[in-house]
Context: one part of a larger RNA
Molecule: small-subunit ribosomal RNA, 3' major domain
Organism: uncultured bacterium
RNA sequence: UGACGGGGGCCCGCACAAGCGGAGGAACAUGUGGUUUAAUUCGAUGAUACGCGAGGAACCUUACCCGGGCUCAAACGACACAGGAAUACUUUUGAAAGGAGGUAGCUCUUCGGAGCCUGUGUCGAGGUGCUGCAUGGUUGUCGUCAGCUCGUGCCGUGAGGUGUCGGCUUAAGUGCCAUAACGAGCGCAACCCCCAUCGCCAGUUACCAGCAAGUCAAGUUGGGGACUCUGGCGAGACUGCCGGCGCAAGCUGUGAGGAAGGCGGGGAUGACGUCAAAUCAGCACGGCCCUUACGUCCGGGGCUACACACGUGCUACAAUGGACGGUACAACGAGUCGCAAGACCGCGAGGUUUAGCAAAUCUCUUAAAGCCGUUCUCAGUUCGGAUUAUAGGCUGCAACUCGCCUACAUGAAGUCGGAAUCGCUAGUAAUCGCGGAUCAGCAUGCCGCGGUGAAUACGUAAACCGGGCCUUGCACA
Numbered sequence: 001u002g003a004c005g006g007g008g009g010c011c012c013g014c015a016c017a018a019g020c021g022g023a024g025g026a027a028c029a030u031g032u033g034g035u036u037u038a039a040u041u042c043g044a045u046g047a048u049a050c051g052c053g054a055g056g057a058a059c060c061u062u063a064c065c066c067g068g069g070c071u072c073a074a075a076c077g078a079c080a081c082a083g084g085a086a087u088a089c090u091u092u093u094g095a096a097a098g099g100a101g102g103u104a105g106c107u108c109u110u111c112g113g114a115g116c117c118u119g120u121g122u123c124g125a126g127g128u129g130c131u132g133c134a135u136g137g138u139u140g141u142c143g144u145c146a147g148c149u150c151g152u153g154c155c156g157u158g159a160g161g162u163g164u165c166g167g168c169u170u171a172a173g174u175g176c177c178a179u180a181a182c183g184a185g186c187g188c189a190a191c192c193c194c195c196a197u198c199g200c201c202a203g204u205u206a207c208c209a210g211c212a213a214g215u216c217a218a219g220u221u222g223g224g225g226a227c228u229c230u231g232g233c234g235a236g237a238c239u240g241c242c243g244g245c246g247c248a249a250g251c252u253g254u255g256a257g258g259a260a261g262g263c264g265g266g267g268a269u270g271a272c273g274u275c276a277a278a279u280c281a282g283c284a285c286g287g288c289c290c291u292u293a294c295g296u297c298c299g300g301g302g303c304u305a306c307a308c309a310c311g312u313g314c315u316a317c318a319a320u321g322g323a324c325g326g327u328a329c330a331a332c333g334a335g336u337c338g339c340a341a342g343a344c345c346g347c348g349a350g351g352u353u354u355a356g357c358a359a360a361u362c363u364c365u366u367a368a369a370g371c372c373g374u375u376c377u378c379a380g381u382u383c384g385g386a387u388u389a390u391a392g393g394c395u396g397c398a399a400c401u402c403g404c405c406u407a408c409a410u411g412a413a414g415u416c417g418g419a420a421u422c423g424c425u426a427g428u429a430a431u432c433g434c435g436g437a438u439c440a441g442c443a444u445g446c447c448g449c450g451g452u453g454a455a456u457a458c459g460u461a462a463a464c465c466g467g468g469c470c471u472u473g474c475a476c477a
Stems, first nucleotide, its partner, number of pairs: 001477002004473002007471007015460002019424004026315001028313006034306002042053002064301007076124009087104007107114002126290002129288003135284002137279003140275001142273001147186006153162003166177003192267004197235007207224002211222003238261001241255001242253004317417001321376007333364003338357002342353004383414001388409001390407005430452007
């Protein structure tokens, strides 16, 4: 000087408390451990691994296993030699890859050769093989915590200290006052984006107040530039004003005005560093290793196994509910290898046909919870839907291992969950549906969107977890 303390002081945070809803019990989905296996490829492992890499394993992917092949090689560059245009078609063997053949075909030229292909030889190849404890780059975490430093000066033999301490204040090393310090940098804040209000400009594909046309109805048409909206530029919030407290910074008020008030809400943004944290399997790269194989091609299998254990989810256990009928209101997005209206067929998944739309125009697209009725009457049930059987549909070369969906039948566990534990402070939790990426097909996951919409916070005295500042002790460096 740090680190540490079941030392002290001060102060924060869904840390506790106050509340609401979960998970832990059940079934299923998914990841992991373990076990099994020819293989169940590899990585991630307290917080900071475990719906994680994977934003989508039937083949492919694929790195694993078994079997069959190739060795200038699946791809690319260079050289030498030999041969042939390129290329197209085809026979046979085979599971395919591959092997063995056949037919057609003959470019440009300065006549040296060139282009392209095949073969032989050679130099480069190739490796998801090892080392993340050789590395770059990127990332997690402490933590959006308020810290981490420097120049000059001063103090100290020196390590170092001071500044950065103290008082007040703040979300903040934010600011004010004081001061052997005076300044500065990286962080904080602001500048950036979205949302909330208003104005100006603009007006199609959006809109429709007034005028006119028109319809069963409909911005449907003429038109309009008001409104909504779209999207560009501005305004607006600064403790600016008022009262109280205070030296000031600032704090406070059922204050005024205002769409918004004291950081208005959300995002992006992550200091010096810590964990030899993670990644050599995204990529790059040093070293080591393989070279008729640890490279590479193909067929099949595996990654989907299953006495079990754990994590994350989904669906429930019902009446604030289930079923049936009627009826209302979104937003974000996506679409030509696509989204598909309408009509017809089918109980349905879906099929046939084909308008419109590269989209504020058309389509996906009827949102669902809600509301209005009817029914069920507390039961393992008209709850719950696992499992199983049959019949179908779709994608795809192909759904046996191993896809999703539909119909009929079946109708398991489950009656609110032990110890212990998680999330959340407002348009939040809870609950309801919708869209998208990936994608031929395949989400209960992920990323977004809107609808309905709470309860509680006395408080930080004691106690749990994490953190910041000052101080004290010294087993430690």